[in-house]
RNA sequence: GUCUUUGUGGCAGGGUGCAAGUCCCUACCGAUGGUGAUAGUCCAUGACCCGUUAAUGAGCGGCUGAACCGGUGGAAUUCCGGUACCGACGGUAUAGUCCGGAUGAGAAAAGAC
Numbered sequence: 001g002u003c004u005u006u007g008u009g010g011c012a013g014g015g016u017g018c019a020a021g022u023c024c025c026u027a028c029c030g031a032u033g034g035u036g037a038u039a040g041u042c043c044a045u046g047a048c049c050c051g052u053u054a055a056u057g058a059g060c061g062g063c064u065g066a067a068c069c070g071g072u073g074g075a076a077u078u079c080c081g082g083u084a085c086c087g088a089c090g091g092u093a094u095a096g097u098c099c100g101g102a103u104g105a106g107a108a109a110a111g112a113c
Base pairs, nucleotide, nucleotide: 001113002112003111004110005109006108013025014024015023027097028096029087030086031045032044033043034042040085041084049062050061051060052059067083068082069081070080071079089100090099091098
């Protein structure tokens, strides 16, 4: 460099209501690489969306959520204890968990030549 494969999890129980996996109580989930030590909340990347284009795609640019306290240690915003917090767009009774764009795209990982 070319090709192949892989590449996101989660509403259990109860309440109200004509109707809610959407509201309320409670439950559950955590992409990829990095970092003196293991990370949803540190650093960076990716998906959605916007711009650029006549238009689609690519590329480029933009946008893009959330953590503290204590402990151990040589070293941890990553471990242990405690208490918090966050989660694109469209649909629908208001959605991180349902359905849809998506049998898509993709950071990246593994392998073959």

Predicted 3D model of a 113-nucleotide RNA (FMN riboswitch aptamer (RFN element)) from a mouse gut metagenome. Model confidence (mean pLDDT): 83 of 100. The RNAcentral record of the sequence draws on MGnify.